[in-house]
RNA sequence: CUCUUAUCAAGAGAGGUGGAGGGGCCGGCCCUGUGAAGCCUCGGCAACCGGCGUUGCUACGGAGAAAUCCCGCAGCGUGACAGGUGCCAAUUCCGGCGGUGUGGAUGCACCGGCAGAUGAGAU
Numbered sequence: 001c002u003c004u005u006a007u008c009a010a011g012a013g014a015g016g017u018g019g020a021g022g023g024g025c026c027g028g029c030c031c032u033g034u035g036a037a038g039c040c041u042c043g044g045c046a047a048c049c050g051g052c053g054u055u056g057c058u059a060c061g062g063a064g065a066a067a068u069c070c071c072g073c074a075g076c077g078u079g080a081c082a083g084g085u086g087c088c089a090a091u092u093c094c095g096g097c098g099g100u101g102u103g104g105a106u107g108c109a110c111c112g113g114c115a116g117a118u119g120a121g122a123u
Stems, first nucleotide, its partner, number of pairs: 002122007013042005021031003025096004043088003048084002050081001052079003056076003060072003092115001097112006
C1' cells in the first nucleotide's frame, strides 16, 4: 500500500517553539498575526486492544445417588483500571452518488452508498 471488520450526534487544552497556513479532495462555510501547520513539554478525554474482577446469563467438562451446590473452562454481559494505540473547534463542520417522503421547482427531512479517520486482524 491492499483486504476484512467495528465505531464515527458524546467527551477532552494549556505552555514553549515556530512562523502561514489549516479544516483529506472539490464546492461551500469556518478557524487563523488576539499567531495556522509541524515539533517539544505537561495536562486531559475515551475505553478499540489489553490484563484483572464478577453473588449476571448461556454452553461444555469434572465431582456428587440426586437436588442444591462446588470446581474448571469458553462466549456474552458487566465493574474498576489504564499497559499498547487513538483523540482533545465546529456531527467525520456541511454537501458532493443513489433512493424514499413532501413539493410545480428550488428546497427540506430521512435512509443507504462513496470517500475518510481510528482500532483490531489478515496478506

This is a predicted structure of a 123-nucleotide RNA (SAM riboswitch aptamer (S box leader)) from Caldilineaceae bacterium SB0662_bin_25. It was read from a public genome assembly, where an Rfam model found it. Its Rfam family is "SAM riboswitch aptamer (S box leader)". About the family: The SAM riboswitch is found upstream of a number of genes which code for proteins involved in methionine or cysteine biosynthesis in Gram-positive bacteria.